[in-house]
RNA sequence: CCACGAUAAGGGCAACACCUUAUAAAACAGGUGACGCAAAGAUAAGGGUCUACCAGUUUACAAAUAAGUAAAUUAAAAGAUAGCCAUACUGCCGAA
Numbered sequence: 001c002c003a004c005g006a007u008a009a010g011g012g013c014a015a016c017a018c019c020u021u022a023u024a025a026a027a028c029a030g031g032u033g034a035c036g037c038a039a040a041g042a043u044a045a046g047g048g049u050c051u052a053c054c055a056g057u058u059u060a061c062a063a064a065u066a067a068g069u070a071a072a073u074u075a076a077a078a079g080a081u082a083g084c085c086a087u088a089c090u091g092c093c094g095a096a
Stems, first nucleotide, its partner, number of pairs: 004094002012037002017032004035083001041089001046085002048081004055074007
């Protein structure tokens, strides 16, 4: 230095749940907390997964025609997920 990952040392992150905030939603953020993690560091134009505002269709209400309101349903831009997998990059320590 590379590979590797200990009943080592010093540390780090923070699942679920609850409260607050925020959002169309899924999520994100803050506090408590500690399931777990050797990359649970970072990256969303690799794959997978989650959500469905707007729009279309149907039904009901309303209605002079329309516009409108509510519910269901279809597909889907977009959004999200790095603690789903994967790729490249970076990082602490030094037993076998």
Molecule: c-di-GMP-I riboswitch aptamer
Organism: Candidatus Anammoxibacter sp.